[in-house]
């Protein structure tokens, strides 16, 4: 880094340090000096993994990833319902897919 495959409406701090950013893109909305990002610490989860046994859509959580605003923060393509309109279109909904994030394998 590429390719497979499995999930992404639950969950997680009123700590510390730090001192301007941050929320992948794009353009909107959002967070943030009442303190962004990193680090430390604390916590959630059960992918792997590792124990127990009623052996299973099963418990637990030391170990090895992850996550800890918002459903991947709404929309991006594409097909579809409703309203709205003189047409064009808009808006709002629903499904699909793209892209993205993580974990597991492979190269």
């Nucleotide at each position: 880094c590429u390719c497979u495959u499995a999930u992404c409406c639950a969950g997680a701090g009123c700590g510390g340090u730090a001192g301007a950013g941050g929320g992948a893109c794009u353009g909107g909305c959002c967070c943030u000096u009442u303190g962004a990002a990193g680090c430390c610490c604390g916590g959630c989860a059960a992918c792997c993994u590792a124990c127990a046994c009623u052996u299973g859509u099963u418990g637990u959580a030391a170990g090895g990833u992850g996550c800890u605003a918002a459903c991947c923060u709404g929309a991006g393509c594409a097909g579809g319902a409703u309203u709205u309109c003189u047409u064009g279109u808009a808006a709002u909904c629903c499904u699909g897919a793209u892209c993205g994030a993580u974990g597991a394998g492979a190269g």